[in-house]
Context: one part of a larger RNA
RNA sequence: GAUUGAACGCUGGCGGCAGCCCUUAUACAUGCAAGUCGAACGAGAAAGUUCCUUCGGGAGCGAGUAAAGUGGCGGACGGGUGAGUAACGCGUAGGAAUCUACCUUUCAGUGGGGGAUAGCUCGGGGAAACUCGAAUUAAUACCGCAUAUACCCUUCGGGGGAAAGGGGGCCUCUCCUUGGAAGCUCUCGCUGUUAGAUGAGCCUGCGUGAGAUUAGCUUGUUGGUAAGGUAAUGGCUUACCAAGGCUACGAUCUCUAGCUGGUCUGAGAGGACGAUCAGCCACACUGGGACUGAGACACGGCCCAGACUCCUACGGGAGGCAGCAGUAGGGAAUAUUGGACAAUGGGGGAAACCCUGAUCCAGGCAUGCCGCGUGUGUGAAGAAGGCCUUAGGGUUGUAAAGCACUUUAAGUGAGGAAGAAAAGAUUUAAAUUAAUACUUUAAGUCCCUGACAUUACUCACAGAAUAAGGACCGGCUAACUCCGUGCCAGCAGCCGCGGUAAUACGGAGGGUCCAAGCGUUAAUC
Numbered sequence: 001g002a003u004u005g006a007a008c009g010c011u012g013g014c015g016g017c018a019g020c021c022c023u024u025a026u027a028c029a030u031g032c033a034a035g036u037c038g039a040a041c042g043a044g045a046a047a048g049u050u051c052c053u054u055c056g057g058g059a060g061c062g063a064g065u066a067a068a069g070u071g072g073c074g075g076a077c078g079g080g081u082g083a084g085u086a087a088c089g090c091g092u093a094g095g096a097a098u099c100u101a102c103c104u105u106u107c108a109g110u111g112g113g114g115g116a117u118a119g120c121u122c123g124g125g126g127a128a129a130c131u132c133g134a135a136u137u138a139a140u141a142c143c144g145c146a147u148a149u150a151c152c153c154u155u156c157g158g159g160g161g162a163a164a165g166g167g168g169g170c171c172u173c174u175c176c177u178u179g180g181a182a183g184c185u186c187u188c189g190c191u192g193u194u195a196g197a198u199g200a201g202c203c204u205g206c207g208u209g210a211g212a213u214u215a216g217c218u219u220g221u222u223g224g225u226a227a228g229g230u231a232a233u234g235g236c237u238u239a240c241c242a243a244g245g246c247u248a249c250g251a252u253c254u255c256u257a258g259c260u261g262g263u264c265u266g267a268g269a270g271g272a273c274g275a276u277c278a279g280c281c282a283c284a285c286u287g288g289g290a291c292u293g294a295g296a297c298a299c300g301g302c303c304c305a306g307a308c309u310c311c312u313a314c315g316g317g318a319g320g321c322a323g324c325a326g327u328a329g330g331g332a333a334u335a336u337u338g339g340a341c342a343a344u345g346g347g348g349g350a351a352a353c354c355c356u357g358a359u360c361c362a363g364g365c366a367u368g369c370c371g372c373g374u375g376u377g378u379g380a381a382g383a384a385g386g387c388c389u390u391a392g393g394g395u396u397g398u399a400a401a402g403c404a405c406u407u408u409a410a411g412u413g414a415g416g417a418a419g420a421a422a423a424g425a426u427u428u429a430a431a432u433u434a435a436u437a438c439u440u441u442a443a444g445u446c447c448c449u450g451a452c453a454u455u456a457c458u459c460a461c462a463g464a465a466u467a468a469g470g471a472c473c474g475g476c477u478a479a480c481u482c483c484g485u486g487c488c489a490g491c492a493g494c495c496g497c498g499g500u501a502a503u504a505c506g507g508a509g510g511g512u513c514c515a516a517g518c519g520u521u522a523a524u525c
Stems, first nucleotide, its partner, number of pairs: 001525004006521005013372006019365002021330001026328003030325003035073003040070002048061005080283003089208007098200002103196002107192004111145001113143002121134005151160003165188006174181003209255003216246003221243008258280004262273004285306005308319004336362001338361003344358001345356004375405004385396004409466001411461005419452001424446008469514005474495003480509005490497002
């Protein structure tokens, strides 16, 4: 000099953009953060209101709505944190023995049966959490049978092995004949399979801290054979056999640490760092375990053990903010228990739509960067006052006052974009079809959706009106005099200053440098 996720002191007008627990991976009150589908399934309230009534009640609407259950998909994404990890964890370059829901694509199929079960009802236990028994019921839930081009196994003879239906419309064909269906058609699904895309698992070369005041380490250890296991290779596991493997080019041990793109600095080489943003990894009260699933050994799932907190009828139960806010504690120190799904994106759904503390916005903070303003011109009697003085004067100083003008920003009022495209309704055309239905696609028209928001921006109004401080002035280092003090009080980054004329302490006047900031401290180059 540059820089910072900074803090502290003094001061503080506005706006834009960004950032905001670096410390206790400490403990958490409260609310919210993951649901959705009735076009998979069976069942199904109430309040309220209208009518009737024998005044007990009944019927309709509410409503096939709410709430719940079975089932499907999603809760493995998104969001947080950096404890652990010196490791194929990360970076980079390669590799072969793998899986991949949803999506795209190829081919083939979707036939015929069965038994349960939740919910509901009844009964029992319990303080509760919850739980037990009986009866009964549905499915795209579950299980056989058939079929198998492909698929898997094979001793090449053979063997194994699937599926589910839902919705819209129609009467051309078939059957019953106003019309409907097991018929036709469209569509969403389902099963097996091919190829892809995406995502993931695995292996290897090289690189990736410190310490030798750590010199030897290792027995599933190193390799082989066989078997098991896995989606898959492999001591991954087991049995047997051999005795290997690593190490001074630093093994082992100890300490420290998430890694990277990058950030800061520097002419560069390098050095230091790894907040925000992006990629990867690891973790979710502590330790362990598996289940489900395409995918987890799963932050807001399950089980066990532990510590802690809470409830209890003492028998037993409940919980996990390193999600967003917020609280206590710690600390020099770090924000609102805000608004909205309008946009972008995600989950579910055919869709309408629902959910979304992701996200978009708003609030707080000079924490940083950037921009703007706090007036402009004129004005010498060089006013008054202050300070200095050789007492003449000098300086503050065109500075002020005065005169003339302007109105950015702030203030008041009025107007006022873009962020909105979709979706929906309707018309036409095309595809499909038996069909002018339905459905899909394209084009046109109509209608409608904004949290921000009293938005940005524009115009008008009034008036210099509402807006400057901080540090320093001995040398380094830009900027000097007076008074007070008298090795005292004090200053100080280094040299050093102060013991009676201190440009170095304290005050004043003047000056210098920065400026909504200025200094100090800490840290890096």
Small-subunit ribosomal RNA, 5' domain from an uncultured SAR86 cluster bacterium, 525 nucleotides, folded computationally.
The sequence was found in a public genome assembly.